[in-house]
RNA sequence: GGCUCAUUGGUCAAGUGGUCAAGAUGUGGCAUUCUCAGUGCUGAGACAGGGGUUCGACUCCCCUAUGAGCUA
Repeated sequence: GGCUCAUUGGUCAAGUGGUCAAGAUGUGGCAUUCUCAGUGCUGAGACAGGGGUUCGACUCCCCUAUGAGCUA
């Protein structure tokens, strides 16, 4: 240099064009408890960036960034 794959809450992770973007863990509040832990109820929190296709994009296409792999 060329090619391929990946990028989703703090962390892990599901989601093959129309769902309220599932779940786990962590975290805020409340209850329980002498306190802590644990448990129960409840809340907040994410689609790497830009462009395109489409009535509609996390999803399909292109570019960029980052990471990983293969190859001369």
A computed fold for a 72-nucleotide RNA from a Clostridiales bacterium, annotated as transfer RNA. NCBI's taxonomy places the organism under Bacteria, Bacillati, Bacillota, Clostridia, Eubacteriales. The coordinates come from a structure-prediction model, not an experiment, and the mean pLDDT is 82. It was read from a public genome assembly. Rfam family: tRNA. About the family: Transfer RNA (tRNA) molecules are approximately 80 nucleotides in length. By type it is a transfer RNA.